[in-house]
Context: one part of a larger RNA
């Protein structure tokens, strides 16, 4: 100066207090630890690792194991000889395939010569998901959207350094005010960007029968403590008015100096070290899906504010031409079959579901819950046995609300409903990342817990 303290004043935050819904007790899916395996590829490990890299492990991806195979090599540029004209398709034979043999077709461009392209031998050299994230770029978490982090110059100090920035207000704010040996300035903080509430206008290919609303997407307008009362020196602060919106309207992007030798050589780039008939590369099967167990995340639920059954009403945002499919017909049903229409405000995915009107169950392990299995089939794939989703019949387990502990959330929020995309052939999605629909409850309060900011005070610590 700084760190630190079971010191201290002061102040913030779903911190904790009021409240509301959960986890931790089942069944299940995913992860991950440990076991186990020929392999169960690899990193990620308290906050801040664990539906995390992975916005899709049957082959492939794929890095793992095991067999088979290649060695100028699956890929790149060069040189140098040699033979050919290729190369490439196709058959036939061995095989799991990679290959290898052997036979047809086709048999290059320019041609004097050289070249191109190509194969073959050699040579340089390719290649590494080999190792160091504690050589490293670049990118990312985290304190933290926390209010902080620093300089020029002057002054004070022997110096380290201090002053600015402390202090008294306020403020979400180092955000302004007043002071003050300091005047000034950057980084940050706020504005400047995006959606969104409301009006105005322009325009329309959507709607509509048709104008108009509504929408569509561009322009502008609007809010500024700008009026008024009261408190203050000021900054502000507390109330009204008027207004679609009031005191930062709401959400978002942005992440100051630095911390964690934090995380990532497996996105990528890269320096050093090691490999080079294998740590490289190709096939095929297998693993990545294994199961006494110990955890994290998450889903269906133990019921009647309910399950079922019928009729019925209202979203947004998205997505589609190797696609989305309407409508007919088949079929109990996945789903087939023929096909309009669309390259999409135009047509399709599309039923929106909780709602709502009727009906039935009468508190049971049930008409509650679906796990788990037996059968019978739809689909997509070259190919679903290890290892695939779906659908029909059957089966019908644990579960009666959950111990000690622990999380989230202040308003269109929490709790509930569903709908949609990326990845994708298909999906092991309950994941993620969005849209909208119903729509609460409580906050006196800051003594405690937790995390943070400034002063200060102690220190055997730097």
């Nucleotide at each position: 100066u700084g760190g630190c303290g079971g010191g201290g004043a002061c102040c913030c935050g779903c911190a904790c207090a009021a409240g509301c819904g959960g986890u931790g007790g089942a069944g299940c899916g995913c992860c991950u630890g440990g076991u186990u395996u020929a392999a169960u590829a690899c990193g990620a490990u308290g906050a801040u690792a664990a539906c995390c890299g992975u916005a899709a492990g049957a082959c492939c991806u794929u890095a793992c194991c095991u067999g088979g195979g290649u060695u100028u090599g699956a890929c790149a540029u060069g040189c140098u000889a040699c033979u050919g004209c290729a190369a490439g398709u196709c058959c036939c034979g061995a095989g799991a395939a990679a290959u290898c043999g052997g036979g047809a077709c086709c048999g290059c461009c320019u041609u004097a010569g050289a070249g191109g392209g190509u194969g073959u031998a050699g040579c340089a050299c390719a290649g590494g998901u080999g190792u160091u994230g504690c050589a490293c770029g670049g990118c990312u978490g985290u304190c933290g959207u926390c209010a902080g982090c620093u300089c020029g110059a002057g002054u004070c100090g022997u110096g380290a350094g201090a002053u600015g920035u402390u202090c008294g207000g306020u403020u979400a704010a180092g955000u302004c005010c007043g002071u003050c040996a300091u005047c000034g300035a950057g980084c940050g903080c706020a504005a400047c960007c995006c959606c969104u509430a409301u009006c105005g206008u322009u325009a329309g290919u959507u709607g509509u029968a048709u104008c108009a609303c509504u929408c569509u997407a561009g322009c502008g307008a609007a809010a500024c403590u700008g009026c008024c009362u009261c408190g203050g020196u000021a900054a502000c602060g507390a109330g009204g008015a008027g207004g679609a919106a009031g005191g930062a309207g709401g959400g978002g992007a942005u992440g100051a100096c630095g911390u964690c030798a934090a995380g990532u050589c497996a996105g990528c780039g890269u320096g050093g070290c090691c490999u080079u008939u294998a740590u490289a590369u190709c096939c095929a099967g297998g693993g990545c899906g294994a199961c006494a167990c110990g955890g994290g995340c998450g889903c269906u639920a133990c019921a009647a504010u309910g399950g079922c059954c019928u009729a019925u009403a209202c979203a947004a945002a998205g997505g589609g031409u190797u696609g989305c499919a309407a409508g007919c017909g088949a079929g109990c049903g996945a789903u087939c079959g023929c096909a309009a229409g669309c390259u999409a405000a135009u047509c399709c995915c599309a039923a929106a579901a909780a709602g709502u009107a009727g009906g039935c169950c009468c508190c049971a392990g049930u008409u509650c819950g679906g796990a788990u299995u037996g059968a019978a089939g739809u689909c997509u794939g070259c190919a679903a046995c290890u290892c695939g989703a779906c659908u029909u019949c059957a089966u019908g387990a644990a579960g009666u609300u959950g111990g000690a502990a622990u999380c989230g959330c202040u308003a269109g929020u929490a709790a509930u409903c569903g709908c949609a995309a990326a990845u994708c052939a298909g999906c092991c999605a309950u994941g993620u990342u969005g849209c909208g629909g119903u729509g609460a409850a409580u906050a006196c309060g800051u003594u405690c817990u937790c995390g943070g900011g400034u002063c200060u005070u102690g220190c055997a610590c730097a």
This is a predicted structure of a 462-nucleotide part of an RNA (small-subunit ribosomal RNA, 3' major domain) from an uncultured bacterium. The RNAcentral record of the full RNA draws on Greengenes.